[in-house]
RNA sequence: GCGAAAGUGGCCCAAUGGUAGGGCAUCGGCUUCCCAAGCCGGCGGUUGCGGGUUCGAGCCCCGUCUUUCGCU
Numbered sequence: 001g002c003g004a005a006a007g008u009g010g011c012c013c014a015a016u017g018g019u020a021g022g023g024c025a026u027c028g029g030c031u032u033c034c035c036a037a038g039c040c041g042g043c044g045g046u047u048g049c050g051g052g053u054u055c056g057a058g059c060c061c062c063g064u065c066u067u068u069c070g071c072u
Stems, first nucleotide, its partner, number of pairs: 001071007010024004018055001026042005048064005
């Protein structure tokens, strides 16, 4: 330099162009003499960034950044 893949709450992952969800963690409650475990509930995202298409974009298109892999 060329090609491919990935980027979504603190962490790990979902989501056919039509309300961005789940697990863990965290916080509160129940339970316990206390802790842990268990159960219930809450908080936490403008989906790497900037544009475009569309009535509507995490998803499609363009550019760009980072990481990984391959080729030279």